[in-house]
RNA sequence: UGAUAGAGGUCGCGGUCCUCAAGAGUAGCUCCCCCCGCUGCAGGCACAGGGGGGAGGGAAAGGGAGGCCCGCCGAGGAGCGGACGAGACGGCCUGGUCGAGUUCGUGUCCGGGGCGGCGGAGAACAUCCGCCGCACUGUCGCCCCCCGGGGGCGGAGAGCUGUCA
Numbered sequence: 001u002g003a004u005a006g007a008g009g010u011c012g013c014g015g016u017c018c019u020c021a022a023g024a025g026u027a028g029c030u031c032c033c034c035c036c037g038c039u040g041c042a043g044g045c046a047c048a049g050g051g052g053g054g055a056g057g058g059a060a061a062g063g064g065a066g067g068c069c070c071g072c073c074g075a076g077g078a079g080c081g082g083a084c085g086a087g088a089c090g091g092c093c094u095g096g097u098c099g100a101g102u103u104c105g106u107g108u109c110c111g112g113g114g115c116g117g118c119g120g121a122g123a124a125c126a127u128c129c130g131c132c133g134c135a136c137u138g139u140c141g142c143c144c145c146c147c148g149g150g151g152g153c154g155g156a157g158a159g160c161u162g163u164c165a
Base pairs, nucleotide, nucleotide: 001165002164003163004162005161006160009073012072013071014070015069017067018066019065020064029056030055031054032053033052034051035050036049076110077109078108079106080105081104082103083102084101087098088097089096111137112136114134115133116132117131118130119129120128121127139155140154141153142152143151144150145149
């Protein structure tokens, strides 16, 4: 230097499926009532369309918890860039803007999980993501000690350990 195999955790990371809670007595829908009301010379009625109240009836998705199984240890997550893009922005057309989500690329950042604070997403006090702080933990480097181990400081996974060449 290359190949290969491993470790960190008893809340390691992610995914499919099943069950359950929540979503929610919410939304669409039906009936009754009320209000606004594009298009005009103007007023009125009313239509297209929109909003509210009452009654009836009544979901689903994303996300979550648990379990089996599967793939793994930059696992994965985030940032940035590209492509596609539900839907929204005015009743229709053209154009424009925003845009959940999916996917590709990128050694730009993060060793790992936990707790707390702030911000974002979310129906939510669940959960996820980002930043900051706190201790814990694994790993290597340096120093010290009462040296089978313990302590202090520091770094980052492009790391660490084993085997082979």